[in-house]
Formats: sequence, structure tokens, C1' cells
RNA sequence: GCCUUUGUAGCUUAAUGGUAUAGCAUCACUUUCGUAAAGUGAGGGUUGAGGGUUCAAAUCCCUUCAAAGGCU
Repeated sequence: GCCUUUGUAGCUUAAUGGUAUAGCAUCACUUUCGUAAAGUGAGGGUUGAGGGUUCAAAUCCCUUCAAAGGCU
């Protein structure tokens, strides 16, 4: 220098262009004499950044950043 893959909640992760999921963690409640465990519920996301296409983009296109791998 060139090519490929990955980037989504505090962590891990799902998602045929059509309201962004789940688990762990956090908080509240139930249960208990109390704690743990268990159960129920809640909060938490500018889908790495910017732009474009589209009625509609995490998803398609362009640029760019970061990480990993490969070729020379």
C1' cells in the first nucleotide's frame, strides 16, 4: 500500500428495508424473623461518526474512525 471481517444498553448478544430483542448487571416489589436463592415489574440505546437513496435504514450506497485477520 491492497483486501476481508467486526462495531447495537454498564457487559454479552438477536434483528427478511416496516414500532431495536434477550440474558447478566442495576433499581423497586413479592416471598423470609433476616439474608441468599426464586418470582414479578421498571429504568437504561443518537445501532462507532458524517452524508446519500427510500414513504420508511441497525440493515442498501459513499466517506471516515477504531479493532482483528490476510496479501505484498
Description:
RNAcentral holds the sequence, with entries from ENA. Transfer RNA from a Nanobdellota archaeon, 72 nucleotides, folded computationally. Rfam family: tRNA. By type it is a transfer RNA.